A computed fold for a 162-nucleotide RNA from Suipraeoptans intestinalis, annotated as Lysine riboswitch aptamer. The coordinates come from a structure-prediction model, not an experiment, and the mean pLDDT is 79. Its Rfam family is "Lysine riboswitch aptamer". Rfam's curators write: Riboswitches are metabolite binding domains within certain messenger RNAs that serve as precision sensors for their corresponding targets. Rfam 15.1 lists 3,224 matches to the family in 1,923 species.
[in-house]
RNA sequence: UGGUAGAGGCGCGAGAUUCAUCAGUAACCGGAAAGCCACAGCGUGGGAAGCUGCUUUUUGGAGAAAGGGGAGAUCGCCGAAGAGAUGGGAUGACCCGCAUCCUUUCUCUGGUUUACGGUAGAAGAUAUCGUAGACUGUCACUAAUCGUGGAGCGCUAUCAGA
Numbered sequence: 001u002g003g004u005a006g007a008g009g010c011g012c013g014a015g016a017u018u019c020a021u022c023a024g025u026a027a028c029c030g031g032a033a034a035g036c037c038a039c040a041g042c043g044u045g046g047g048a049a050g051c052u053g054c055u056u057u058u059u060g061g062a063g064a065a066a067g068g069g070g071a072g073a074u075c076g077c078c079g080a081a082g083a084g085a086u087g088g089g090a091u092g093a094c095c096c097g098c099a100u101c102c103u104u105u106c107u108c109u110g111g112u113u114u115a116c117g118g119u120a121g122a123a124g125a126u127a128u129c130g131u132a133g134a135c136u137g138u139c140a141c142u143a144a145u146c147g148u149g150g151a152g153c154g155c156u157a158u159c160a161g162a
Stems, first nucleotide, its partner, number of pairs: 001160006009078001011077004017071003028061009040052003045096003081109005087103006110136011138150004
């Protein structure tokens, strides 16, 4: 220098299955009242196309789903994975905006967890970011009641070459 195999632990991630939530919510079908009524209304975040019964309140019937989440098993793994920024592509019937997914490059983060705050979300779930702690693995230094510091392009073992 290159290859192979490993370790950290409530370890990371993925699709399917299942469960709850979403929610007695949305769409749909009736009753009542009020308003507007083509110079109007719906249609949208805005515009255009299009339509002619539309909107609001209340009440009755009937009644979902997606995303997100928990569980165990399975699979892939130990920059596992996550986040941010830029460029490109696709989808959302048209344009702009916006959202989601994929991908290139760069930056940050060893891992788990608690509190507060921000963002997303229906959410006291959950995810993620920031700040401040705790625990823990690893290496280096130091010590002898232990402590300090670094980062995964690291660490340990082993093989080959120089």